[in-house]
RNA sequence: ACAUUAAGAGUAGAGUUUAACUCUCGCCAACCUGCUGACCUAAGCAAGGUGGACUAGAAUGUGGCUUCGGCAACAAAAUAGG
Numbered sequence: 001a002c003a004u005u006a007a008g009a010g011u012a013g014a015g016u017u018u019a020a021c022u023c024u025c026g027c028c029a030a031c032c033u034g035c036u037g038a039c040c041u042a043a044g045c046a047a048g049g050u051g052g053a054c055u056a057g058a059a060u061g062u063g064g065c066u067u068c069g070g071c072a073a074c075a076a077a078a079u080a081g082g
Stems, first nucleotide, its partner, number of pairs: 001062005010025001012024004027052002031049003034045003039082004064071002
C1' cells in the first nucleotide's frame, strides 16, 4: 500500500498447572506458492506456507526452507474461454 473479516470448522489426545497456555492429530477456509493442455484467465484439487473454530480504535494475508550453492510441494478426475 492492497484485499478480507457473512458463513464455516473437535464431546480429540498429551504436557504444564488451576483456568489459562503449549504441542500433536483431525477439521474449516482458499490469502500466497504448487498441480491441470505449450502460455494467460477462469474453474477445480488441496500438496507446501500461514490463518482460524476469534477479533473492530482490532485481526489476518500478500509463499516456505536453506550450508545462500540451491531444494520440496501425492494420486486421480474432468476441464471452459482466449